[in-house]
Context: one part of a larger RNA
RNA sequence: CGUUCCAAGCUUGAGAGGAGUCAACCUUAGUACGAGAGGAUUGGGUUGGACGGACCCCUGGUGAUCCAGUUGCACUGCUAAGUGCACCGCUGGGUAGCUACGUCUGGCAGGGAUAACCGCUGAAAGCAUCUAAGCGGGAAGCCCCCCUCAAGAUAAGGCUUGGUUGUCGCAAGACGAAAGACCCCUGGUAGACCACCAGGUUGAUAGGCCGCGCGUGUACAAGCAGAAAUGCUUUGAGCGGAGCGGUCCUAACGGUCG
Repeated sequence: CGUUCCAAGCUUGAGAGGAGUCAACCUUAGUACGAGAGGAUUGGGUUGGACGGACCCCUGGUGAUCCAGUUGCACUGCUAAGUGCACCGCUGGGUAGCUACGUCUGGCAGGGAUAACCGCUGAAAGCAUCUAAGCGGGAAGCCCCCCUCAAGAUAAGGCUUGGUUGUCGCAAGACGAAAGACCCCUGGUAGACCACCAGGUUGAUAGGCCGCGCGUGUACAAGCAGAAAUGCUUUGAGCGGAGCGGUCCUAACGGUCG
C1' cells in the first nucleotide's frame, strides 16, 4: 500500500514444512522344516540405541556483579580494620538464569489408491488363460491421519463485538471529536534491530525500602580465658546479584493519528 467504511478479537485452511528410525531379549517354540547339525515364517510382550521436542523438580556444570578462607607487595601515618594489584592472585562453596551428564515425552494405531507379485470370473481362440470387458488381495514407498506455519490464498475468505458524531460550507472539503492505535516513557516471561509481552498515576512496570526465601558460614567491637598463637560468649552472627511478596518514597513526563 492492497484486501472497497474504520477498528478490536476469535478463526477456516489453499499451500508449505517437520516427523517417519534401528536393534536385542522373552514368548509362540526347541514347534513347523530337517537323517542330523541346525532352526523359522507369523502373532503377542519387554527393554534399549541413535534422533526429535519441551523443561530445570531431582543429579551435575557454569554462575569474572554473592559469601568465606588464604599468600606476597603497596596504600589508608601506625595497631586493628580495610582497599588495590598479582590468571577472577590462589582456594572452598554458591541463588537466579543458561544448561546436559539430568527429567519428561514422540515414532504408534488406522483409512485410501497402488508397485512387483498373488488371485476370481472370462472370451478373442467350444480348450486354456489374472485381462481383452469386469472384480479382489498386495509394500518401511504415495495420499490422508499426527505436529508446526499459514488469507499478499491479489480468488486477499469466515464469525463476533465496538465506533460511524458535531460545527462551517451550495458542493468539494476544512476543523474538532469516536471506537481504537501510535510516538514517547517504566520494563521483561521477549529480543541482534524491529517485533512480541507487562505497564504508564483510576498505577505495583522498574528502582529504592521492608518482609520472606536462598547463599555463605558465627562480622566489627567488647568481655572472658591463655605467655602467645588462639579459643569461648554476645552470634547461625554479619554480609549478600538476579528469587517470592508488600509498600506510591523515586521514575512512567509529554504528544500525535484516527